This is a predicted structure of a 499-nucleotide part of an RNA (small-subunit ribosomal RNA, 5' domain) from Torreya grandis.
Context: one part of a larger RNA
RNA sequence: AGAUGAAUGAUGGCGGCAUGCUUAACACAUGAAAUUUAGAUGAGAAGUGGUGUUUUAGUGGUGAAUGGGUGAGUAAUGCAUAAGAAUUUGCCCUUGAGAGGGGAACAACAACUAAAAAUAGCUACGAAUACCCAAUAGAAUUAGUACCUCAUAGAGGUAGGUUGAGGAGUAAAAGGGAGGAAUCUGCCCAAAGAGGGGUUCACAUUUGAAUAGCUAGUUGUUGAGGAAAUGGAUUACCAAGGCUCUGAUUAGUAGUUGGUUUGAGAGGAUGAUCAGCCACACUGGGACUAAGACACGGUCCAAACUCCUAUGGGAGGCAGCAAUGAGGAAUUUUUUGUAAUGGGAAAAAUCCUAACAUAAUAAUGUCAUGUGAAAUAAUAAGGCUCAUGGGUUGUAAACUUCUUUUCUCAAAGAAGAAGGAAUGAUAGUAUCUAAGGAAUAAGCAUCAAAUAACUCUAUACCAGUAAUCAUGGUAAAAUAGAGGAUGCAAGCAUUAUCU
Repeated sequence: AGAUGAAUGAUGGCGGCAUGCUUAACACAUGAAAUUUAGAUGAGAAGUGGUGUUUUAGUGGUGAAUGGGUGAGUAAUGCAUAAGAAUUUGCCCUUGAGAGGGGAACAACAACUAAAAAUAGCUACGAAUACCCAAUAGAAUUAGUACCUCAUAGAGGUAGGUUGAGGAGUAAAAGGGAGGAAUCUGCCCAAAGAGGGGUUCACAUUUGAAUAGCUAGUUGUUGAGGAAAUGGAUUACCAAGGCUCUGAUUAGUAGUUGGUUUGAGAGGAUGAUCAGCCACACUGGGACUAAGACACGGUCCAAACUCCUAUGGGAGGCAGCAAUGAGGAAUUUUUUGUAAUGGGAAAAAUCCUAACAUAAUAAUGUCAUGUGAAAUAAUAAGGCUCAUGGGUUGUAAACUUCUUUUCUCAAAGAAGAAGGAAUGAUAGUAUCUAAGGAAUAAGCAUCAAAUAACUCUAUACCAGUAAUCAUGGUAAAAUAGAGGAUGCAAGCAUUAUCU
C1' cells in the first nucleotide's frame, strides 16, 4: 500500500446492486418445506321425484433417489487432469412386432372385540391398469456345423442362419381408459439413441523420521459360489508373495476443484457467496421397496436426550425456510406470491412447490448522488492571538438574486405477459407532471520525526501519550483544553488476519 462473509468506537442524507452464525455437526416451542390422479377402481356422504352434479377416507399408478441444507468424517473407496472396458439405465426420442384364455384374494364399507392413547384383532362381503396360472414370440443363451491358430483328453478366434436338428430349457401383456366415430392415451417384447449411473488405470494432491519397518485375504494361480459388471469382492486348496528412505506404516491437520486475494512476475495465502464433484442427515448398525437409496422431512434394531401416560405402554429428530434458547467480538423477518423461471402429478382444467421470484432488516461491501449556486467588504459582531498598530477565523456569515437533485404533498402510472384475449406477488413501486420552500441532510482521525498540517492556556517525570524513536523535571509544536490547520468523507479511525 492492497484485501476481508469482519468486529469495536463516536458519527450517520438517499438510491441501485451484492452479501449477511466464520463460534456449539449444540438443543430446538410454533407454523409450514412432496404431492397428485375420481378419464384405473369398488364404495360412502351432500343433493335430487329420477338422471346429471359436487365431495371424500380406501385399493391401484406416478413422484417422493429431484430440488434445498451442512462440511462432521475423509490424506484417498475423495477431488483435478487424461485415458479405458467387463456393465446398467425409469421418464424421453427412433424403429420393428404384439396383447388369445382362465383363476383366487386383500383393503375400504358393515358387525363385534381389546386399549388411557398410539394402534390392533376377529367374522362376513368383495372391485381393478392390484395379484396368480398356463398359451404364443422371429431376440438372447447353450448345444451342434464349417474353417483357422496354439503349448492338443483341450483352449482361443472367425463365419454362416437361403444349410441339418428348426434340438433343449427360460421369459410377455391391461385390447384397459376417453369418445358417436375418426382418433388420442395407456400396456407387453426386442433393437438402436440421447442423457445419467456403477467400475478400472496413469499422473498429481498437507505436516512430522524425536513415526522405519508394515501386511495374513495379506500378493498370486486353479476350482466353486456371487454380482448389472471387472475383481480376494467371498470361499476351498496350493504357492510365498506384496509395499517401503523416490518415505511404506503410524500420528497430526484438512472436504476438493473452477476460482478468490496479493504480487511486475515467479510465487505466497485462501476455498464465504456462485458453479462442478464428494460425504453426511440426533449417535452407531442393518436391510426392504424401487430403473435408481442402503434413503434429511421412509422402515427395523440398539444407545443417549426430550415429551405424553390411566405406569401397562407410546411419540420425536430444523446440517430445509422463518423463529427461539445457548455459545460468541459477531451475522437479518415466525413477510408476500405461485405473476415469471424451473420441478412433480394429471387427458386437461388444475393442484402442490420456504426451489424460485419478491418485499423487510444491517453503512457489511461496492457504485452513484446530495447536504446548495451566484454575487457580496464597514474585511461587521463574536472567538483566538498580539509588539495594542494589527493579524486570523474570512467571501466565510448576514443581506440580495436564483435553483429544487433531494424532501413534503397531490394527479397520472409501467416494462418484465410467452403471436389474439385473459393472467403482476412485486406495487400504487420505478418513472413522469404540478405545487411548496434553502428548505430535511457532516462527520471522523491527525498536526515532534518518518508524515500533509502550529500557536496560546493548564499541568510539571505528576496526570498522561506511545506501532517505532521517544515525550512530560516550570516557557511541552509529543499530555489536556481552546483557536487554527491538514487528510479522507457518509464515511472515518482502531483491532484482527493474509500478501
Overview: Model confidence (mean pLDDT): 81 of 100. It matches the Rfam family "Bacterial small subunit ribosomal RNA". Taxonomically the source falls in Torreya (Eukaryota, Streptophyta, Embryophyta, Cupressales).